[in-house]
Context: one part of a larger RNA
RNA sequence: UUGGGCGUAAAGGGCGCGUAGGCUGUUUAACAAGUCAAGUGUGAAAUGGUACGAUUUAAUCGUACUGCUGUGCUUGAUACUGUUAGGCUAGAGGGCGGACGGAGAUAGCGGAAUUUCACGUGUAGCGGUGAAAUGUGUAGAUAUGAGGAAGAACACCGGUGGCGAAAGCGGCUAUCUAGUUCGAUCCUGACGCUGAGGCGCGAGAGCUAGGGGAGCAAACAGGAUUAGAUACCCUGGUAGUCCUAGCCGUAAACGAUGCAUACUUGAUGUAACUGGGCUCAACCCCGGUUGUGUCGAAGCUAACGCGAUAAGUAUGCCGCCUGGGGAGUAUGCUCGCAAGAGUGAAGCUC
Numbered sequence: 001u002u003g004g005g006c007g008u009a010a011a012g013g014g015c016g017c018g019u020a021g022g023c024u025g026u027u028u029a030a031c032a033a034g035u036c037a038a039g040u041g042u043g044a045a046a047u048g049g050u051a052c053g054a055u056u057u058a059a060u061c062g063u064a065c066u067g068c069u070g071u072g073c074u075u076g077a078u079a080c081u082g083u084u085a086g087g088c089u090a091g092a093g094g095g096c097g098g099a100c101g102g103a104g105a106u107a108g109c110g111g112a113a114u115u116u117c118a119c120g121u122g123u124a125g126c127g128g129u130g131a132a133a134u135g136u137g138u139a140g141a142u143a144u145g146a147g148g149a150a151g152a153a154c155a156c157c158g159g160u161g162g163c164g165a166a167a168g169c170g171g172c173u174a175u176c177u178a179g180u181u182c183g184a185u186c187c188u189g190a191c192g193c194u195g196a197g198g199c200g201c202g203a204g205a206g207c208u209a210g211g212g213g214a215g216c217a218a219a220c221a222g223g224a225u226u227a228g229a230u231a232c233c234c235u236g237g238u239a240g241u242c243c244u245a246g247c248c249g250u251a252a253a254c255g256a257u258g259c260a261u262a263c264u265u266g267a268u269g270u271a272a273c274u275g276g277g278c279u280c281a282a283c284c285c286c287g288g289u290u291g292u293g294u295c296g297a298a299g300c301u302a303a304c305g306c307g308a309u310a311a312g313u314a315u316g317c318c319g320c321c322u323g324g325g326g327a328g329u330a331u332g333c334u335c336g337c338a339a340g341a342g343u344g345a346a347g348c349u350c
Stems, first nucleotide, its partner, number of pairs: 003322004007304002012318001014201004021194003025088007033081002035077008048066007091191001092188003096183005103177007110154001114150004119145003125136002162169002206247006215241002220236004258317006266295012299306002323350003332343004
């Protein structure tokens, strides 16, 4: 529970597409369902209100008037909502001409580094730490030179810089796919917004099958530290990390801030596009749009802070909250190979 809220107190769904539903620009006409008005019927009794009366009073009862905000029918009104028909272009979409980007998918290529293999040079240490030890090395290590192999990641550029709905995306090239934005204003003509269910995407870890395995590294082993040390530090090291196909569906999935639209003093960076001034041209300067930051007026806020990227002023739609613990537990159901996920209480207690 017809209330008030959701950045940090409980509370924005992880993100999108979209069904039903809700809401919906401007204009003309018709209708009259909603809406409004008048008339009329109904709105039983009891109960309620007012007045008077009865019982000594009260509860209670009687009588009169009234109310019961509702609803049917008839007639009328047409501003708004609605329906039908027609028109419009400011929303939305498309076409034209540019621009932008680590947006996605696939294939190929590149260099540095690391490890390893064989060879050369070379000799006693190397490695590691707070200090050491485990480890490694005269069967020639570490170091160094030239060569081979493998896998993974792409230094500098790199930036509160860019792109993407979010998760996320960074060497280079090609192909395919998608997006945003700017400029003219050609076309369609409200085609829009939101979105319960539904469908899809969704870091990491984990799971199944098959590959791959350089480095790193849960588990594990050893060495230290310590009163102990199932840790922090060191030496090793397996799953895993990588690829293909399929599951899982969760995160402080965060801007802890749902999406869309409109309005509301300013200052200053930066990215993309664009108009103008200057110039031979560029740089530079003055504007516009879109994105991304910082600071701030009004306003808001419990405060912190937010402040045209609002947490301001409003509207539409969705999700969610309602004291702490018990508990995201139990149970049921759905999904999953499993791990578990989703939905989700109560007793009791403070």